[in-house]
RNA sequence: GGGUGAGGUAGAGGUGCGGCAGGCAUCAGUAAGCCCGGUGAAAGCGGGAAUUCAUGCGCCGUGUUGAAAGGGGCUGCCGCCGAAGCUUCCGAUUUUUCCCGAGGGUCGGAAGCUGGUUUGCCGGUGAACAACCGGUGGACUGUCACCGGGGUAGGUCCGCCCUUUUUGCCCCUGUGGAGCGCUAUCUCACUA
Numbered sequence: 001g002g003g004u005g006a007g008g009u010a011g012a013g014g015u016g017c018g019g020c021a022g023g024c025a026u027c028a029g030u031a032a033g034c035c036c037g038g039u040g041a042a043a044g045c046g047g048g049a050a051u052u053c054a055u056g057c058g059c060c061g062u063g064u065u066g067a068a069a070g071g072g073g074c075u076g077c078c079g080c081c082g083a084a085g086c087u088u089c090c091g092a093u094u095u096u097u098c099c100c101g102a103g104g105g106u107c108g109g110a111a112g113c114u115g116g117u118u119u120g121c122c123g124g125u126g127a128a129c130a131a132c133c134g135g136u137g138g139a140c141u142g143u144c145a146c147c148g149g150g151g152u153a154g155g156u157c158c159g160c161c162c163u164u165u166u167u168g169c170c171c172c173u174g175u176g177g178a179g180c181g182c183u184a185u186c187u188c189a190c191u192a
Stems, first nucleotide, its partner, number of pairs: 002191010014081001016080007024072001032065003036061004042052002045101005084114012115141011143177004148172008
């Protein structure tokens, strides 16, 4: 000096990922409240209890008043590059007045999967033609490896030119892999 292994640090991919706040549109003339009218006995997904209810439950309709949450674009700030997301299981909590259960929401943990962006189709959540999730295809892109081609610097063959071959670096297709990756660098250990 090279190589291998382990650990640390700093970075790259780009419509890159996520969080918070503000305001805007949508949600919606919806839910809900009230008056009137109709119907006439029940009232959250299931079961039970309580409470309300013929002085009318619940449902429907006219009229009147009239939201909010989740989700979305924009702006600003923050944390980052398994960023983050998803699936399954477990735990806590919440979802009607209470209890049990089912389903849903939020948070935490374990295991597994996905390099990233975008998009068609099918299914799910959703008010939605938005957005998100799952599955399955397409396109683009980053990274590493390999085959092929080209350029460049050095070595080498060659009396010279032409030219052979080899190493490093770069570029162009193509094929393949996955982030427990890739690049750079530092420390330790081992090594022909």
A computed fold for a 192-nucleotide RNA from a Syntrophomonadaceae bacterium, annotated as Lysine riboswitch aptamer. Its Rfam family is "Lysine riboswitch aptamer". Gene Ontology term of the family: lysine biosynthetic process. About the family: Riboswitches are metabolite binding domains within certain messenger RNAs that serve as precision sensors for their corresponding targets.